[in-house]
Molecule: small-subunit ribosomal RNA
Organism: metagenome
RNA sequence: CGUGCUUUAUACAUGCAAGUCUAACUGGAAGCUUACUUCGGUAAGUGGAAAGUGGCGAACGGGUGAGUAACGCGUAGAUAAUCAACCUUUUAGUCUGGGAUAAUAUUUGGAAACGAAUACUAAUACUGGAUAAGCUCACGAUGACUCAAGUCAAUGUGAGAAAAGAAAGCCUCUUCAUGAAAGCUUUGCUAGAAGACGAGUCUGCGUAUCAUUAGCUAGUUGGUGGGGUAAGAGCUUACCAAGGCGACGAUGAUUAGCUGGUCUGAGAGGAUGAUCAGCCACACUGGGACUGAGACACGGCCCAGACUCCUACGGGAGGCUGCAGUAGGGAAUAUUCCGCAAUGGGCGCAAGCCUGACGGAGCGACGCCACGUGACCGAAGAAGUUCGAAAGGAUGUAAAGGUCUGUCAGUGGGAAAGAAGGUUAUUGAGAAUAAUAAGUUCGAUAAUUUGACGGUACCCACAAAGGAAGCAUCGGCUAAUUACGUGCCAGCAGCCGCGGUAAUACGUAAGAUGCGAGCGUUAUCCGGAAUCACUGGGUAUAAAGCGUAUGUAGGUGGUUAAACAAGUUAGAUGUGAAAAUUCUACGGCUCAACCGAGAACGUGCAUUUAAAACUGUUUAACUAGAGAUAGAGAGAGGGCAACAGAAUUCCAGGUGUAGUGGUGAAAUGCGUAGAGAUCUGGAAGAAUACCAAUGGAGAAGUCAGUUGCCUGGUUCUAAACUGACACUGAGAUACGAAAGCUAGGGGAGCGAACGGGAUUAGAGACCCCGGUAGUCCUAGCCGUAAACGAUGAACACUAGAUAUUGGGAAAACUCGGUAUCGCAGCAAAUGCAUUAAGUGUUCCGCCUGGGGAGUACGGUCGCAAGAUUAAAACUCAAAGGAAUUGACGGGGACCCGCACAAGCGGUGGAUCAUGUGGUUUAAUUCGAUGCAACGCGAAAAACCUUACCAGCACUUGACAUUUAUUUGAAUACUUGAGAGAUUAAGUAGCUUUUAGUUUACUAAAACAGAUAAACAGGUGGUGCAUGGCUGUCGUCAGCUCGCGUCGUGAGAUGUUGGGUUAAGUCCCGCAACGAGCGCAACCCUUACUGUUAGUUGCCAGCGAGUAAUGUCGGGAACUUUAACGGGACUGCCGGUGACAAACCGGAGGAAGGUGGGGAUGACGUCAAGUCCUCAUGCCCUUUAUGUGCUGGGCUACACACGUGAUACAAUGGCAGGAACAGAGAGAGGCGAAGGGGUGACCUGGAGCGGAACUCAAAAAUCUUGUCCAAGUUCGGAUUGGAGGCUGCAACUCGCCUCCAUGAAGUCGGAAUCGCUAGUAAUCGCGAAUCAGCAUGUCGCGGUGAAUACGUUCUCGGGUCUUGUACACACCGCCCGUCACACCACGAGAGUCGGGUGCACCUGAAACGGCUGAGCUAACUACGAGAGGCAGGUCACUAGGGUGUGUUUGAUGAUUGAGGUGAAGUCGUAACAAGGUA
Repeated sequence: CGUGCUUUAUACAUGCAAGUCUAACUGGAAGCUUACUUCGGUAAGUGGAAAGUGGCGAACGGGUGAGUAACGCGUAGAUAAUCAACCUUUUAGUCUGGGAUAAUAUUUGGAAACGAAUACUAAUACUGGAUAAGCUCACGAUGACUCAAGUCAAUGUGAGAAAAGAAAGCCUCUUCAUGAAAGCUUUGCUAGAAGACGAGUCUGCGUAUCAUUAGCUAGUUGGUGGGGUAAGAGCUUACCAAGGCGACGAUGAUUAGCUGGUCUGAGAGGAUGAUCAGCCACACUGGGACUGAGACACGGCCCAGACUCCUACGGGAGGCUGCAGUAGGGAAUAUUCCGCAAUGGGCGCAAGCCUGACGGAGCGACGCCACGUGACCGAAGAAGUUCGAAAGGAUGUAAAGGUCUGUCAGUGGGAAAGAAGGUUAUUGAGAAUAAUAAGUUCGAUAAUUUGACGGUACCCACAAAGGAAGCAUCGGCUAAUUACGUGCCAGCAGCCGCGGUAAUACGUAAGAUGCGAGCGUUAUCCGGAAUCACUGGGUAUAAAGCGUAUGUAGGUGGUUAAACAAGUUAGAUGUGAAAAUUCUACGGCUCAACCGAGAACGUGCAUUUAAAACUGUUUAACUAGAGAUAGAGAGAGGGCAACAGAAUUCCAGGUGUAGUGGUGAAAUGCGUAGAGAUCUGGAAGAAUACCAAUGGAGAAGUCAGUUGCCUGGUUCUAAACUGACACUGAGAUACGAAAGCUAGGGGAGCGAACGGGAUUAGAGACCCCGGUAGUCCUAGCCGUAAACGAUGAACACUAGAUAUUGGGAAAACUCGGUAUCGCAGCAAAUGCAUUAAGUGUUCCGCCUGGGGAGUACGGUCGCAAGAUUAAAACUCAAAGGAAUUGACGGGGACCCGCACAAGCGGUGGAUCAUGUGGUUUAAUUCGAUGCAACGCGAAAAACCUUACCAGCACUUGACAUUUAUUUGAAUACUUGAGAGAUUAAGUAGCUUUUAGUUUACUAAAACAGAUAAACAGGUGGUGCAUGGCUGUCGUCAGCUCGCGUCGUGAGAUGUUGGGUUAAGUCCCGCAACGAGCGCAACCCUUACUGUUAGUUGCCAGCGAGUAAUGUCGGGAACUUUAACGGGACUGCCGGUGACAAACCGGAGGAAGGUGGGGAUGACGUCAAGUCCUCAUGCCCUUUAUGUGCUGGGCUACACACGUGAUACAAUGGCAGGAACAGAGAGAGGCGAAGGGGUGACCUGGAGCGGAACUCAAAAAUCUUGUCCAAGUUCGGAUUGGAGGCUGCAACUCGCCUCCAUGAAGUCGGAAUCGCUAGUAAUCGCGAAUCAGCAUGUCGCGGUGAAUACGUUCUCGGGUCUUGUACACACCGCCCGUCACACCACGAGAGUCGGGUGCACCUGAAACGGCUGAGCUAACUACGAGAGGCAGGUCACUAGGGUGUGUUUGAUGAUUGAGGUGAAGUCGUAACAAGGUA
């Protein structure tokens, strides 16, 4: 400066909101003045209160938006169909009578409200008469205009209708106090003519949703007569006619006041209709009229109804959707304020009165605008807080402190504008007048007077930084981050989403960001949203083309010319209301908001003047569209009829004998009553092999043996006919597979349902054996399909190539079809591409997120089944398309691997060893669990280990570091108690270094103990918080990058392809070219060899020696040792291959195609394993989850599994004899010779820290003998006895020896493991661990095979390809019933309400009609009467009632389907060939 009940048009206490005029009238209070007075008062005048008559106003102003989908509103018009008080202009008048009545007085009724009777009185109240026109009416008649009804102008005759006075004064007159009369002035009144303001009525156009509202209408549509209105009209009435409206949406239902405008938007639009302004409607609900210029009247009347109040119970009163205010409702909206000072309104001559209009103030951050809460300086930066890698950082110049300023608030002063007018006086001019009086109008001057707001705006002075900052946010969108708490809890959230122990997302704090006297949330509208697309969308696959055609309305329409001017274009005029709003280099409040001014806009409508290109209309023509004609052609086009052969089944007969049939395999079935097989004859029905095709025809559905008849369409060629006849097509009509339905036939084969047999966990299925409806025909329904090219119809244009079909005699050409590629272009991509999904035109249908749902209700159709039309509640944040990369498939192709196959030997059976599960236990510590846990961690559990259990002990601790105080010991030995840890006592011992005066003592340091405190400790938890290490796919050949290219993109290409390899190894090709991590090579070892070097090793030659031996001299050849080299590269030859890479064969060679073996493990996968190796975050524990000790346990034992040992024997066992290794280890060790013992072992102690000594004997083997097929001379378990060794200790619980015992087991079911050469198999030896304990593990050598055709299958892996609804990636995804909970909805015997139609009954008030015997002042011819009134009655009617329909809402036992809901049940339908596509 604006703005403020958006909800209950719900109900209202109280006060106020419409009165005014004495200059219309009656009356005459208070006061004042004068006169008289008996001093009480009286009279007159003035005055003008209350009340009344009368006039004007009360129809404006103010409120609200219920109703209304309407001429209500908006806009443009019409009124030749009208009215009009007050106002303005103008013309003519304003004469003469009369009777009443209120107030008042008296009486009287009533509680009251309110009356009644009698008597009196006035008027600008009422009324008779006169006069009168240009007024009204009737009749007559002229001109002009109009499409017309008619209107306008001038005009003749006749009839009819008016009035009211008042005020103040001047002049004249007069009984001179007054009063009265004429005139004048002012103002009224009557009649007319105009104007202005206003109002009524009519019309074109515009103005919401629903068609699940399609038919509506009897005063309805029109006419004539009457009536009625200010006025046209079915407005009303009687009669006549039968019309009127409607798909351009009538009727009905629902919702809604309309507009200028407002919000938003680039605009077009969309939403909206507060404040302000225009119109309309309403005034408790419904009806009605009266008065009046105007009302059917917010603060009037009558009636009915509901409600409230008063009552003396008889009867009365009321209407805030005026201003305040109250109650109620609500999320929510103010003072029972001041004033008429201003503006405006009513009345009045005026003063003035009235005015909740209005002007102001109050309340509300409700909105907009402006201002303040201070300004400058002030630290390498206080304190506090917070973070921290503990250095520091941040808050932060912020504070403190210093210097200033003074808006707002405060105190004290000053102080506006808003006031124009009015009154009085003087005066000027004008009109009027006989008049210069007087009055009046318009001015001038002077005086006086008027402010609610309010002592307000504004100004001055004073003092003091003093009194004045919050709200939201900080994961992304979106500007701004850290700590703590919490632990899928509490909570957040606009969308995505956050939270399950390290939360930038919750809560708090600090900091930061944004805005700021506000900030954030919520609600609503527009925008973004081109997401209803006019501007400006789509429809193959995302939602969307009707199943197809014919055709009505409608829409659209070829060429030429003319006319018209409806559309169109241009100009003009009017209007688009005044405003306000919007806009503007304008102006006024200090600025701004606000206010004023101005201009433009208002895109519209109407009228008018032109233009004639285009559209249209009319006319005249044309032939290129369309149709018709003639001649030919192709065809499963349609209908009817006749006929044919093959096959199937059945029937009859012959031959013939035991099976047949069917399947993955079977069975049911058929068959000795003769099947099946085979032959002959017959019957029936349905379908038409080959031709046959990417072919042909048809509008589509669909159409196939042959022949005949009838018939539709179509193509080509010709051209002399018609002359736009065309295209599309809402409704409509016709056709329309299969299944299904009705009636009657027919029925061979096939075959839903059904029966049986299988399969299976089940099998309501897939498979098999049967089999009814049906399939076929006739007649009629149904009207749907993935009725698909998922692609509407028509026309034109836009590169080609190939094939096929019909025609033009032929053709390279052309017309009509069909199909495959392909350019431009299009498209999200896939793809389409002259048969368009390209470029254009015309018309139609359809779509607008998924689900609910093509469902419910209603309608239509149908015999039914059902079809068609077609929602909502509720629910989700997706659903969907196309393509990409992976992964997967009971998809495909290729390749590899002891993967299978071919072999050899095992496991699975036995006994034992060992590990695991399970069970048990006080404890049986813990971990590892498909491959990739299970002789694994553990390269050694009697104690220890040891982590477990029981009991006994300790608490700064068994162990580390530091500080403080204190002591001086520590230690060793002995004894007692105890299970021991420990504890008690005794003895020995009484420290070291340095300094102070070296003794004593003190101080410091070291060491040790005690006390105290920090802390230690934890094999406690989390391997899903981690590091490190490891396993696995896999020693598989893969995994990537840069640049380029392709793709909108994800991505692709390279890396695919042809060969080849052990290999992404290499070669070739290629929009790719290169590169990296992997492969290979480089390393170790082994096989051959050279050089160098010879001790502890070796000994050929020479020499010496011995019983014998490299024993010795010596040697350096050999073996060997261990260092350095060489050697192998497809290098050479032949063949194959593409002149390649490479492969095959060969030569040479110790070795040949990576020579053998090892080490070496790409990007990654498995939240794989390990917190109990170690390290480590967080959590937990701290007289215990830590530490010490004794004993026990880890060794248990119905059982199950894994890995092994030994066997089952003769290729063997046993006994005797004989031979040949390699690689290792050794001092708290290996331990020789010798001796003892049956033996384990004991004794002994040489040698050796080792090419020297020792362990140490190798075994299988060879040889000789024996056993003779058996539970054995096999096998050795188990058990008894006796010993040995280690060790503090051998019971739980070690190993070994001897004697005795002598179990199972006679080669192992299903299944399963290893191995491709010095390998398997078999034989022994050594080592680590270790006091002792090896069938395990790691090494070593000896002997020493068989087999591999090959890649069909199993498993695993690699590459390419394909499908996918998977991406946590098939251990995936996912469907339906049932059960449970919740939600909304449908049906439902009904029930309760609302609206509304029809019929009937009743019916107030009021207007009107009729009547009016009763009553009656004005007029009257006085007689009656006219006129009026009461009363009665009729029509109409609000309301009420009854009945019957219709529509809508609520509710209802029960019922139905639907939706939703972390871990329910049953199956596995779909996605891969999803296991039956």